[in-house]
């Protein structure tokens, strides 16, 4: 490469330093950037693995020392299926004395479930 788990609605400089034009993973949006991108230093968040206390001990808890991880927008939103809702359009069947109204069909419009995909741990290999 790949697989297996867990976890992704909450946090982290609206003026730190160096760098200088890009950035958000891809598609399609929409978004951030010279009032300075990306990246590396600092600084913070956070508690997956280790480690330490705590408890008789597991669970849980604590602290944040090691080793990762994160630090615009929900994993920014989407991307495949399904659901219920409103709206507008059509059709043809029921009902209806008639406005109509119930049922199917397509679009739009947020919503809600679950999938792909993605990233981060932690294991396998």
């Nucleotide at each position: 490469a790949u697989c297996u788990u867990a976890u992704c609605a909450a946090g982290a400089g609206c003026a730190g330093g160096u760098g200088g034009a890009g950035g958000g993973a891809c598609u399609a949006g929409c978004c951030c950037u010279a009032u300075g991108a990306a990246a590396c230093c600092c600084g913070g968040c956070a508690a997956c693995c280790g480690g330490c206390g705590g408890c008789a001990a597991u669970a849980u808890c604590g602290c944040a020392c090691g080793g990762u991880g994160c630090u615009a927008a929900u994993u920014c939103u989407u991307g495949c299926a399904g659901g219920a809702u409103a709206u507008a359009c059509g059709a043809u069947u029921c009902a209806u004395g008639a406005u109509u109204g119930a049922c199917c069909g397509u679009a739009u419009a947020g919503c809600c479930u679950g999938g792909c995909a993605g990233a981060u741990g932690a294991g396998a290999g």
SAM riboswitch aptamer (S box leader), 125 nucleotides, folded computationally. Its mean pLDDT, the model's own confidence on a scale to 100, is 81.